[in-house]
RNA sequence: CCAGCCGAUUGGACAACCGCUGCUUUGCAAAAAGGGGAGGAAAGUCCGGGCUCCAUAGGGCAAGACGCUAGGUAACGCCUAGGCGGCGUAAGUCGACGGAAAGUGCCACAGAAAAUAUACCGCCUAUCCGAUUUCGCGCAAGCGAUCCGUUAGGUAAGGGUGAAAUGGUGCGGUAAGAGCGCACCGCGCUUUUGGCAACAAAAGUGGCAGGGUAAACCCCGUCUGGAGCAAGACCAAAUAGGAAUGCAUUGGUGUGGCCCGCACUGCAUUCGGGUAGGUUGCUGGAGGCAGUUAGUGAUAACUGUCCUAGAUGAAUGGUUGUCCUCGACAGAACCCGGCUUAUAGAUCGGCUAUCUUU
Numbered sequence: 001c002c003a004g005c006c007g008a009u010u011g012g013a014c015a016a017c018c019g020c021u022g023c024u025u026u027g028c029a030a031a032a033a034g035g036g037g038a039g040g041a042a043a044g045u046c047c048g049g050g051c052u053c054c055a056u057a058g059g060g061c062a063a064g065a066c067g068c069u070a071g072g073u074a075a076c077g078c079c080u081a082g083g084c085g086g087c088g089u090a091a092g093u094c095g096a097c098g099g100a101a102a103g104u105g106c107c108a109c110a111g112a113a114a115a116u117a118u119a120c121c122g123c124c125u126a127u128c129c130g131a132u133u134u135c136g137c138g139c140a141a142g143c144g145a146u147c148c149g150u151u152a153g154g155u156a157a158g159g160g161u162g163a164a165a166u167g168g169u170g171c172g173g174u175a176a177g178a179g180c181g182c183a184c185c186g187c188g189c190u191u192u193u194g195g196c197a198a199c200a201a202a203a204g205u206g207g208c209a210g211g212g213u214a215a216a217c218c219c220c221g222u223c224u225g226g227a228g229c230a231a232g233a234c235c236a237a238a239u240a241g242g243a244a245u246g247c248a249u250u251g252g253u254g255u256g257g258c259c260c261g262c263a264c265u266g267c268a269u270u271c272g273g274g275u276a277g278g279u280u281g282c283u284g285g286a287g288g289c290a291g292u293u294a295g296u297g298a299u300a301a302c303u304g305u306c307c308u309a310g311a312u313g314a315a316u317g318g319u320u321g322u323c324c325u326c327g328a329c330a331g332a333a334c335c336c337g338g339c340u341u342a343u344a345g346a347u348c349g350g351c352u353a354u355c356u357u358u
Base pairs, nucleotide, nucleotide: 003352004351005350006349007348008347009346010345012323013322014321015320016319017318018317020037021036023034024033025032026031039329043340044339046338047337048336049335050334051228052227053226054225058260059259060258061257063224064223065222066221067220068082069081070080071079072078083097084095085094086093087092098219099218103217104216105213106212107211120159121158122155123154124153125152126151128149130147131146134145135144136143137142167185168184169183170182171181172180186208187206188205189204190203191202192201193200194199232280233279234278235277242271243270244269245268246267247266251265252264253263254262287306288305289304290303291302292301293300294299
C1' cells in the first nucleotide's frame, strides 16, 4: 500500500417566510407570547416482563419451551466469560451442545452382508478327475512339482460396493489368515494433578467389539395460569327491568384442555330495541447522560445532572437561498429489555495476513 475481522458514531446542515400540533402564561372569547414535536431499526409480532382484569385462592395431570459449565439481569429462548466440536493461514466466527449400556423405529440404491450378521472375487489345506509335447527322480509302470475343473473344510488379512463394512498403523506368527501376540494410537475402568465447574493432562490396567441417527418417538433435568390498552376505571345520555325455546339445585356457571378443591346460584340459543359521546389509562421511568470505584467481561454501586411526542380518519409540511460527504432503509399509538430482517454514504478505534522499504 492492498485485503480481511471486530467494535463505535452519524443518518444531511444553516437561515428566512407561511402552515400543522401538544404544553405553559395572559385573555370572557377570538387570539398573543415562550419552549417542544418519530427511529436505529419506530419494521417482524418472534421471546421476556411491567401494568390491568378474571379473582377470594390452591393442587395435580396433560401440553409447551429450553438443554455444556459458571456468571449478569426484573426476566428470557437474551448477554458475558470459559469448555468441547466445525470452518478459516490468522484475526475471528458458528453450534437444536443432556442421554444410544432403558426401550422402539430408521440407514434408500449399490453390495455377499447395514444385525438373529455374513462370503461376490480371492488365499490356504485335503479328496477326486484330467494335462504333463514343461521340470526333477525312475529301465518302465509310476511318484513329486506345476496347471484347469469338482467336492469338503479353514479364512476375513488383499480386492470390489457404498456416506458408513465390525477398531487403525507397523512388526512377528500362521497351511493361509485373524488382537492370534507385541509396540504406538483409539476405547472402557481406576487413581493423581489443575480448575467453582464444564473439562484437560499424566500414570496404571484390560485385548476390549458392530456403528450412526434423538432438528425421530422416547428417557432425564429446569421452567411455565389465561386474556390483553380494542385490558380496565369513571361520567353523561338513551332504551323495552322485552319476547320465545331448551336444560336445571342429584344440577349449572366461573379467562386455553381434564380432574380435585373453592366461590356463586341460574345457564344457553334465537328474534327484537337503545347507545357507541366524553374524561382517564397516556408518559417521571427496571429512565437518559457524565464521572469514580469493583470486575477479564456482561454489569453493579455511589456522586452529579437532565426531563426528551402523547395523536385519536390520526400532528412535524411547503417555498426560497447557501453549504456539503449530493443523502439509503424507512413513520410512534400503553411502556420497557432483547433477538431477527432492511440499510446509500461518511468518520473513528483496535486486530490479522501477504508484499515492499527502513
Molecule: Bacterial RNase P class A
Organism: Thiolinea disciformis DSM 14473